[in-house]
A computed fold for a 91-nucleotide RNA from an Anaerolineae bacterium, annotated as c-di-GMP-I riboswitch aptamer.
RNA sequence: GACUGUAAAUAGCAAACCCGCCGAAAGGCGGGGACGCAAAGCCAAGGGUCUACGAUCACACAAAUGUGAUUAUGACAGCCAGGUUGCCAAA
Numbered sequence: 001g002a003c004u005g006u007a008a009a010u011a012g013c014a015a016a017c018c019c020g021c022c023g024a025a026a027g028g029c030g031g032g033g034a035c036g037c038a039a040a041g042c043c044a045a046g047g048g049u050c051u052a053c054g055a056u057c058a059c060a061c062a063a064a065u066g067u068g069a070u071u072a073u074g075a076c077a078g079c080c081a082g083g084u085u086g087c088c089a090a091a
Stems, first nucleotide, its partner, number of pairs: 004089002012037002017032006035078001041084003046080002048076003054071007
């Protein structure tokens, strides 16, 4: 230094749930809280998943409108792969 981590130590993050705020929603942010995490740091231009305001189409209706389908331009990095940066160092 690389790989690796079932060792130690120091630190770190924070699922569910609750409260507040933002958002049409998925979800996000802050506080509390810990199921877990060796990248559970960052990247959504690979795959996947979630949502569907708006748009398009179909149906119903005199109309307003309603219902259904499709759709990411919206999300998820704690789904998988990949990229990138980084703490410790026993075997």
Source information: It matches the Rfam family "c-di-GMP-I riboswitch aptamer". From the family's description: GEMM was predicted in a large-scale screen for bacterial structured RNA regulatory elements. Model confidence (mean pLDDT): 89 of 100. It was read from a public genome assembly, where an Rfam model found it.